[in-house]
RNA sequence: AGAGUUUGAUCCUGGCUCAGAACGAACGCUGGCGGCACGCCUAACACAUGCAAGUCGAACGAGAAGCUUCUUUCGGGAAGUGGAAAGCGGCGGACGGGUGAGUAACGCGUGGGAACGUGCCCCUGGGUACGGAACAACAGGUGGAAACGACUGCUAAUACCGUAUGACGUCUCUGGGAGCGAUACCGGGGACCAAAGAUUUAUAGCCCAGGGAUCGGCCCGCGUCGGAUUAGGUAGGCUCACCAAGGCAACGAUCUAUAGCUGGUUUGAGAGGAUGAUCAGCCACACUGGGACUGAGACACGGCCCAGACUCCUACGGGAGGCAGCAGUGGGGAAUCUUGGACAAUGGGGGCAACCCUGAUCCAGCCAUGCCGCGUGAGCGAUGAAGGCCUUAGGGUUGUAAAGCUCUUUCAGCUGGGAAGAUAAUGACGGUACCAGCAGAAGAAGCCCCGGCUAACUCCGUGCCAGCAGCCGCGGUAAUACGGAGGGGGCUAGCGUUGUUCGGAAUUACUGGGCGUAAAGCGCGCGUAGGCGGAUUGUUAAGUCGGGGGGGAAAAUCCCGGGGCUCAACCCCGGAACUGCCUCCGAUACUGGCAAUCUAGAAUCCUGGAGAGGUGAGUGGAAUUCCUAGUGUAGAGGUGAAAUUCGUAGAUAUUAGGAAGAACACCAGUGGCGAAGGCGACUCACUGGACAGGUAUUGACGCUGAGGUGCGAAAGCGUGGGGAGCGAACAGGAUUAGAUACCCUGGUAGUCCACGCCGUAAACGAUGGACACUAGGUGUUGGGUAGCUUGCUAUUCAGUGCCGAAGCUAACGCGUUAAGUGUCCCGCCUGGGGAGUACGGUCGCAAGAUUAAAACUCAAAGGAAUUGACGGGGGCCCGCACAAGCGGUGGAGCAUGUGGUUUAAUUCGAAGCAACGCGCAGAACCUUACCAGCCCUUGACAUACCAAUCGCGGUUAGCGGAGACGCUUUCCUUCAGUUCGGCUGGAUUGGAUACAGGUGCUGCAUGGCUGUCGUCAGCUCGUGUCGUGAGAUGUUGGGUUAAGUCCCGCAACGAGCGCAACCCUCGUCCUCAGUUGCCAUCGGGUUCGGCCGGGCACUCUGGGGAAACUGCCGGUGACAAGCCGGAGGAAGGCGGGGAUGACGUCAAGUCCUCAUGGCCCUUAUGGGCUGGGCUACACACGUGCUACAAUGGCGGCGACAGCGGGAAGCGAAGGGGCGACCUGGAGCCAAUCCCCAAACGCCGUCUCAGUUCGGAUUGCACUCUGCAACUCGAGUGCAUGAAGUCGGAAUCGCUAGUAAUCGCGGAUCAGCAUGCCGCGGUGAAUACGUUCCCGGGCCUUGUACACACCGCCCGUCACACCAUGGGAGUUGGUUUUACCCGAAGCCGGUGCGCUAACCUUUGGAGGCAGCCGACCACGGUAAGGUCAGCGACUGGGGUGAAGUCGUAACAAGGUAGCCGUAGGGGAACCAUUCGCGGCCGCUA
Repeated sequence: AGAGUUUGAUCCUGGCUCAGAACGAACGCUGGCGGCACGCCUAACACAUGCAAGUCGAACGAGAAGCUUCUUUCGGGAAGUGGAAAGCGGCGGACGGGUGAGUAACGCGUGGGAACGUGCCCCUGGGUACGGAACAACAGGUGGAAACGACUGCUAAUACCGUAUGACGUCUCUGGGAGCGAUACCGGGGACCAAAGAUUUAUAGCCCAGGGAUCGGCCCGCGUCGGAUUAGGUAGGCUCACCAAGGCAACGAUCUAUAGCUGGUUUGAGAGGAUGAUCAGCCACACUGGGACUGAGACACGGCCCAGACUCCUACGGGAGGCAGCAGUGGGGAAUCUUGGACAAUGGGGGCAACCCUGAUCCAGCCAUGCCGCGUGAGCGAUGAAGGCCUUAGGGUUGUAAAGCUCUUUCAGCUGGGAAGAUAAUGACGGUACCAGCAGAAGAAGCCCCGGCUAACUCCGUGCCAGCAGCCGCGGUAAUACGGAGGGGGCUAGCGUUGUUCGGAAUUACUGGGCGUAAAGCGCGCGUAGGCGGAUUGUUAAGUCGGGGGGGAAAAUCCCGGGGCUCAACCCCGGAACUGCCUCCGAUACUGGCAAUCUAGAAUCCUGGAGAGGUGAGUGGAAUUCCUAGUGUAGAGGUGAAAUUCGUAGAUAUUAGGAAGAACACCAGUGGCGAAGGCGACUCACUGGACAGGUAUUGACGCUGAGGUGCGAAAGCGUGGGGAGCGAACAGGAUUAGAUACCCUGGUAGUCCACGCCGUAAACGAUGGACACUAGGUGUUGGGUAGCUUGCUAUUCAGUGCCGAAGCUAACGCGUUAAGUGUCCCGCCUGGGGAGUACGGUCGCAAGAUUAAAACUCAAAGGAAUUGACGGGGGCCCGCACAAGCGGUGGAGCAUGUGGUUUAAUUCGAAGCAACGCGCAGAACCUUACCAGCCCUUGACAUACCAAUCGCGGUUAGCGGAGACGCUUUCCUUCAGUUCGGCUGGAUUGGAUACAGGUGCUGCAUGGCUGUCGUCAGCUCGUGUCGUGAGAUGUUGGGUUAAGUCCCGCAACGAGCGCAACCCUCGUCCUCAGUUGCCAUCGGGUUCGGCCGGGCACUCUGGGGAAACUGCCGGUGACAAGCCGGAGGAAGGCGGGGAUGACGUCAAGUCCUCAUGGCCCUUAUGGGCUGGGCUACACACGUGCUACAAUGGCGGCGACAGCGGGAAGCGAAGGGGCGACCUGGAGCCAAUCCCCAAACGCCGUCUCAGUUCGGAUUGCACUCUGCAACUCGAGUGCAUGAAGUCGGAAUCGCUAGUAAUCGCGGAUCAGCAUGCCGCGGUGAAUACGUUCCCGGGCCUUGUACACACCGCCCGUCACACCAUGGGAGUUGGUUUUACCCGAAGCCGGUGCGCUAACCUUUGGAGGCAGCCGACCACGGUAAGGUCAGCGACUGGGGUGAAGUCGUAACAAGGUAGCCGUAGGGGAACCAUUCGCGGCCGCUA
């Protein structure tokens, strides 16, 4: 210090998540030792038991046990000592200890203040006199179960009372300085108030007064949580006959929710945030509520009284209690310890003291709860052991790790010694710490993780299952993500998980954010409070700055330095710091206050011009509609096309006249005016604002503006008018699958006016207002100035546009009209959804507006830009794409393939184009993978081992069998090398095991090959440049081309794969070579055929070469590339054809060509065989053949090719057969021989018919191949002679030697061709053109798509679950008001009852009880407020792989979309009035 996550990728915004630290923690697994700390966060829930506050005999009386002495009737008694238990009295129980319920408060913190109190302690002064009466204890009897009493009697005091004395005390009167008031001071008078004794001394007490110290109380400034969906709250003056409306509050009163506050703790760089355990300070509380008493101090944790709830005892009459003290129990809870020891230390209470008490405290116990330290061994040790795991089978790894050898002994264990803490005594801890010795590697390692973030990887299992997960996400057969294992990484007596806090988060931004489009500028003014504010001078010194002081802001903590425990944690000492507060002095620039002055801000005044600024009244013409009349006749209207509608009762059209309402063409303009909404004919009246020029006046009067208030489009509402056109709703007609729409015909509210409401809009520049500063250029509106050439130039104000420097911005863009640079003020934002919704409040007649959440849910939602893809967007271009033509398919029969069906099986694959005469260049057996049956099991085939044999193989015959196979048999043959050894090789058989084998699965694990877009012209790279970046540029543009072909231009310059060319072939010529080819010339021969001699001229063959390049001319184009025309030429602009297929796309096809990972089968999913099937047949589709005829059929006669093939072959001549074919065998291993033509031509016939067309089907008889033609071959002859008369919707091919038509050859192959691959013969028509259909290329545009339009996506309905609103009511909490009741208690009154101290002796004073009253806790009644729980039913919302209906949005999304408003509709939505704004396209 950052990282992951939105996208195909990018930048930004923005949330979510992680890495860190911390904890009074808990849970899971594990656990050796020690030190130091910590340990009910929940039920301030209830508590058994024990202990936690007593002490003093030096205040007092009495005095048990025990001891001593005396005495004794031996029972005892007396005295002394002793001091238990209890009482009276004193002091302490107000400290210490606990807890955090309450409390939002002078409670706390901090700093001040004056007017108070203060036991014990210290200092000072003075005093301590004389008397008196009681009450406990005790004794007696007595009540009660008990608790506890009541009565009678006795008694002491440092208990109580009276009197005396008493001032420097208190109260009061009064004099003075000083006239009055008050107060202080100095005097005077009056009144009032004390005491205690103990004791042998000494001592410590007691009382009064003053002072100090300490502690406490009180007051004030400042600080101290959330909610405004809490905005108004309160009723007094302490009396009361009287007075009286104040004080609090938007700077947040009141109400409500929550909470002890602080030093600190934790986190953080800091600022800040969170927190308030342990330790320390303060506060509050002590079962709940109220109350006082006592006292120096309490309204009192272990005191009292009352009320209430609860628990316990009870003899039922009545009593007792309060662990939020220490232990402990139950309960609650995820969770928190021993019913321990000691007062040895520190401290506290009492006491003169000894001493007693002390669950404060000091220790010990339990707990890995935390922090810190230590250990679980160290060195050597490679055959890199074994085992495990992985493996490419070689090895690698675990791993010097182990074993083994040599050492050590910390800790734990055992034995011995043994502290400090204590200052003379006293040690709970404790035989502890520590020290020494002994034995032995001996007793001591786990947890989490290993996809990225984030350090660490493999195998097996599993197969969207089981599971994981902090976020992103893993898992659907090769999972580094699940589970196990091996290995590795991290930490370590711990490790992980969960929870919480801070951090990262600049994600609430003071430090330190934003608001054009991401969330965010109020629709716009005026203006209150507030905030901020021009120039100069003086003054002040509040802010500010400097210095000093308080006195330092408790200690502890943190930090620095040092020290002590072996170190550390921990502890101790010193320092610094704790930013704040108060106070004094000083400074005076700035801000503020006060005073004065100024004119640059602001305002006023005068002059002038501009303007749809506003309001009211009036006026005008064009148009629409209606009415009347005329002319006139059959249609009009409307649409994509129609219909509804109007019209022969006279429409539409046209002419004239009239009526009414609404709106104001042209001018008209990114022109004007206004704060915004908005404003558009003309005239008048009234009126607001701005601008220019001028100088005069005022003298900061200013800016902004929370609340407040006004204005505020349209729609809508109320009342009354008006109503021409338009027109929600509504009706009808169309469209459609439907059409509650788009289109059409009608049409009501409304639109208009007046008055009153509403208060919202995409009220937008999506940009708050004001001021200042910071380049320009160019338009335009309204003024001014100057110059002249009088319509121009220059310049200056105010507006309004465009383009642009710097700068800013995520980018787009903004750019003196800022989104730049600054100042001031206001408003607003903080992930998406839920939701601008619910509830509450306010406003409104209503519609609704405004203010405005939460639960729940998601990991995104979003902005800008990029590359693609797509568009029922645009532009340009191409292609047998359309068009123009020719011929087909679709109809028939047949062939063939497919689907379907059937079947034991009809093997499998291929599936839009790009599957379907495809794999199959040829299924009778074989093929063959399928089915049935019968057989084999190391196997039909490969390698290795052992044994045997020497072969093997061929052949004859027989038997069984369907055959494979099995059993027997005749004959022929007898491997090679050799070291002569069955030694080596080879072969066969048998055996056993590794293994073979699989056309079994996965083409979505793959290689290879192939199809397709597409022979389309594209696809990329290097360097440079531009951009934050993805990317762009180049490759775009202007031309041109078949072409990213070429030229020009250009921040690009080059290059690669493609294009083209190089290759093959056809077309012309030349040359070389002439056999098997050829024959012009010469010759021969007659079997007249290049047959022969001969020749190589020609044809031809096959080698080499030439030729074509827009080269030449003209035109055009830009002086280019090129294009057009022409010449020449065999060929002309790529001459024709072929081969050649860029980057990539389709998880395209193929595991059944082959190869191959993984999985599966192993007497079978392998192997062999026979037979069957792949050939089935109601049907559907594709591809073909043959036809439907006369451009033809049939018969006869007569011609002309090329590519090829041929030895298990082609097969001639001749002969036979009607024919298929048979016979025959010449020749040919092929330019030699053979296979080998048809259409065509000529002649004849048929004459438009289901025919002399057509040939299916069927019968009979044959031929050929083959082991074998039944299922299931081809062919022939005779006979039979079906459908079919040119084919619906639709659809295919082809642009020239092409289509069409005719035959020929070949591969496969025993045989089988309408298929496929080739060959030649004959040989057309048409193309205006690119609007449209399809496909493609380039540029551009929009996009919410990126699995890329077969995309995305909206709403209703149905189902499940979740949270939530309303809801008749119901339950509970809290609070307010009124009234009733009124315990204890204080206070007031009364006090006839009772009464020791004093006076007195009848009695009184005083006191007490009792009673009455006021106040008041609890309780009650009634009416509210508020919060929460439940609630039939109901509303919407959210979530949920594959439900229903539609298609709303994203492209012009197929009617552009969206906002506000009103209406309508299953739903998304629709329509209109409009109104508004934005965007796109087209044209210019």